[in-house]
Context: one part of a larger RNA
RNA sequence: CUGGGCAUAAAGGGUCGUGUAGGCUUUCUACAAAGUUUUUGCUUAAAGAUCAAGGCUCAACCUUGAAAGUGGCAAAAAUACUUGUUGAAUAGAGUUUUCUUUAGGGUAAGCGGAACUGAGGGAGGAGUAGUGAAAUGCGUUGAUACCCUCGGGAACACCAGUGGCGAAGGCGGCUUACUGGAAGAAAACUGACGCUGAGACACGAAAGCUAGGGGAGCGAAGCAGAUUAGAGACCUGCGUAGUCCUAGCCCUAAACGAAUGUCUGCUAGCUGCAUUUUUCUAUUAAGGAAAAGUGUGGCGAAGGAAAUCCGUUAAGCAGACCGCCUGGGGAGUACGGCUGCAAGGCUAAAACUC
Numbered sequence: 001c002u003g004g005g006c007a008u009a010a011a012g013g014g015u016c017g018u019g020u021a022g023g024c025u026u027u028c029u030a031c032a033a034a035g036u037u038u039u040u041g042c043u044u045a046a047a048g049a050u051c052a053a054g055g056c057u058c059a060a061c062c063u064u065g066a067a068a069g070u071g072g073c074a075a076a077a078a079u080a081c082u083u084g085u086u087g088a089a090u091a092g093a094g095u096u097u098u099c100u101u102u103a104g105g106g107u108a109a110g111c112g113g114a115a116c117u118g119a120g121g122g123a124g125g126a127g128u129a130g131u132g133a134a135a136u137g138c139g140u141u142g143a144u145a146c147c148c149u150c151g152g153g154a155a156c157a158c159c160a161g162u163g164g165c166g167a168a169g170g171c172g173g174c175u176u177a178c179u180g181g182a183a184g185a186a187a188a189c190u191g192a193c194g195c196u197g198a199g200a201c202a203c204g205a206a207a208g209c210u211a212g213g214g215g216a217g218c219g220a221a222g223c224a225g226a227u228u229a230g231a232g233a234c235c236u237g238c239g240u241a242g243u244c245c246u247a248g249c250c251c252u253a254a255a256c257g258a259a260u261g262u263c264u265g266c267u268a269g270c271u272g273c274a275u276u277u278u279u280c281u282a283u284u285a286a287g288g289a290a291a292a293g294u295g296u297g298g299c300g301a302a303g304g305a306a307a308u309c310c311g312u313u314a315a316g317c318a319g320a321c322c323g324c325c326u327g328g329g330g331a332g333u334a335c336g337g338c339u340g341c342a343a344g345g346c347u348a349a350a351a352c353u354c
Stems, first nucleotide, its partner, number of pairs: 003326004007308002012322001014203002017201002022196003026089003030085003034082002036078008050066006092193001093190010105179007112156001116152007127138002164171002208249006217243002222238004261321006269299013303310002327354003336347004
């Protein structure tokens, strides 16, 4: 390389969201005949290899003859499949209209209450805070606890759910504006417009970076008190960056479904939840029953799997396309390149060793 694989043994890319090239791609019709198939011819040196006969006493070896062979070229023919072109269709895909529904999807602005904290005032008078126990700390310049007023920043208890939405990251007080999507029902339309997708583009928690704001609580670093043999920690009191906002970078995570790429078709069921539609029940009800769709859980037939387990949301049976793996360490490192303000990131070896 081929092959075999990728939930947990090495291996699914963070999302593959958009999408280029490429690969693959519904049904029917006619034509062409590029691929494909058949036949024929030419060529594919000799030697070698195969078969037959012969020559050295045999064999090895040698001679003669025959046949075979893959590839190439040309001609003729075939038209199932692939391909190209023509015309059509509607089951894939999509669009429009009407109706209905849905949510923590996104962005911006405004508003709210609880708690916290600071300041001022009142009243009060010795502790408070903290811990396993303490101490540092705060407090007679009046703390803690209580009441009133004003300011500030961050996060939104209950509802809350094995629940919802989003491609993923993620999203949770309320209202408004703008905006993306999904599901269901009916009708009409386009007519394969599809799937995947190397590169590319976009987004991408937290931490970190630049500039300007902001700073209540929490809190790396730091300081102090304890603990301890020591304590650079765990515990305690403070506390800077940060956490928050605006603009711009960074581009990584156990970026997870206890590790599972996307799409299509097929293969028993049972039972929850969310949501939608339809039908029935005697619309007296906010009910009850059944069926169908979408999503999300639990259990399980067949089957798979080394087992754990998976099982119509597959890890089953098949197909299309992409990514990735090839013993452990060295190493996700060095060097080089690209990228970044930097921190770093992406790509990515070898010697050596077991």

This is a predicted structure of a 354-nucleotide part of an RNA (small-subunit ribosomal RNA, central domain) from Candidatus Roizmanbacteria bacterium RIFCSPHIGHO2_12_FULL_38_13.
The coordinates come from a structure-prediction model, not an experiment, and the mean pLDDT is 81.
Its Rfam family is "Bacterial small subunit ribosomal RNA". Rfam links the family to the GO terms structural constituent of ribosome and ribosome.
The source organism's lineage runs through Bacteria, Bacteria candidate phyla and Candidatus Roizmaniibacteriota.